[in-house]
This is a predicted structure of a 75-nucleotide RNA (transfer RNA) from an Elusimicrobiota bacterium. The organism belongs to Elusimicrobiota, within Bacteria.
Parts: sequence; structure tokens; C1' cells
RNA sequence: GGGCAAUUAGCUCAGCGGUAGAGCGUUCCCUUUACACGGGAAGGGCCGGGGGUUCGAUCCCCUCAUUGCCCACCA
Repeated sequence: GGGCAAUUAGCUCAGCGGUAGAGCGUUCCCUUUACACGGGAAGGGCCGGGGGUUCGAUCCCCUCAUUGCCCACCA
């Protein structure tokens, strides 16, 4: 320098055009003498930044950033 992939809740990941979900974790309640397990509830992100297309974008396009992988070049 070229190519590919990823970026969504604290963590791991879904969702792939109609204003976002799960598991684990956190908090509270029930259960217990108590803890654990189990059951219930709550809180938590406008989706890496910017721009474009669209009536409407997490989703499509462009660009930048970060991370990982592969290739090339130099040494």
C1' cells in the first nucleotide's frame, strides 16, 4: 500500500428498511432460620463518528476511526 471481516445494553451476541431484543451480570420482591437454587419485576443502549439515498435507516451507499485476519512492498 491492497483486500476481507467486525463495531448494537456492563459482558457475549441477535435483529438486516417501519423509531431495538435475548442470555449472563446489576437492583428489588417472593421463597429460606440464613445462604444457594428457583420464581417474578425493574433499571440499563436512540445501534463507533460524519455525510448521502428514502416518506422512514441499526439495516442501503460514501467517507473517517478502531480492532482482527490475509496478501504485497521495504529492510

The prediction has a mean pLDDT of 81. Its Rfam family is "tRNA". Rfam classes the family as a transfer RNA. Rfam describes the family as follows. Transfer RNA (tRNA) molecules are approximately 80 nucleotides in length. RNAcentral holds the sequence, with entries from ENA.